[in-house]
RNA sequence: AUCCAGAGGGGUGGAGGGACUGGCCCAGUGAAACCCCGGCAACCAUUCCGAGCGCAAGCUCGAGAAACGGUGCCAAUUCCAGCAGGCUCCAAGUUAAGGCCUGGGAGAU
Numbered sequence: 001a002u003c004c005a006g007a008g009g010g011g012u013g014g015a016g017g018g019a020c021u022g023g024c025c026c027a028g029u030g031a032a033a034c035c036c037c038g039g040c041a042a043c044c045a046u047u048c049c050g051a052g053c054g055c056a057a058g059c060u061c062g063a064g065a066a067a068c069g070g071u072g073c074c075a076a077u078u079c080c081a082g083c084a085g086g087c088u089c090c091a092a093g094u095u096a097a098g099g100c101c102u103g104g105g106a107g108a109u
Stems, first nucleotide, its partner, number of pairs: 001109003008037005016026003020082004038074003043070002046066003049062005078106001083103006
């Protein structure tokens, strides 16, 4: 800095998995893990393009392009919530629960 987009088949394996807690899901029509092949994306590196700076070597920026290399990822918005505030909802008031929004926390890259 980003997280409402995107991308799965096979083999081995044999009961767990979705970080944690609660919920809700996924899983013998085969979980985790490992291997093979494939894909997504564009974080790093690289090449190119545009703009700016510099005497120059080069540097910076881009909501630009490419995708050979290094990571990452390929159920569900980070699956949802967790803390705080605001709005809303029930015949009305107060409170709680619920719903919506904003910010934060945690986590992932």
Molecule: SAM riboswitch aptamer (S box leader)
Organism: soil metagenome